[in-house]
Transfer RNA from Microgenomates group bacterium GW2011_GWC1_46_15, 74 nucleotides, folded computationally. It was read from a public genome assembly. Its Rfam family is "tRNA". Rfam describes the family as follows. Transfer RNA (tRNA) molecules are approximately 80 nucleotides in length. Gene Ontology term of the family: triplet codon-amino acid adaptor activity.
């Protein structure tokens, strides 16, 4: 250099042959329980879907480009 792949809450990931409101566990944070902690139970918050363009009535999803991280050739 050239090829492939990956990028979604604070971690660890699912999601979609393009459709109406973007989720799950763990975490944090309230509350319950407890003398008290842990554990359990209940609820809240918490995303520019990596970054810019594009195509479309619609894009997390397609196409193009950057960056970033893996792995493979040389």
């Nucleotide at each position: 250099g050239g090829c492939c792949g990956c990028u979604u809450a604070g971690c660890u990931c699912a999601g979609u042959u393009g459709g109406u409101u973007a989720g799950a566990g763990c975490g944090u944070c309230c509350g319950g329980u407890u003398u008290a902690c842990a554990u359990c139970c209940g609820g809240c918050a918490g995303g520019u879907c990596g970054g810019g363009g594009g195509u479309u009535c619609g894009a997390c999803u397609c196409c193009c480009u950057c960056a970033g991280c893996g792995g493979c050739c040389a």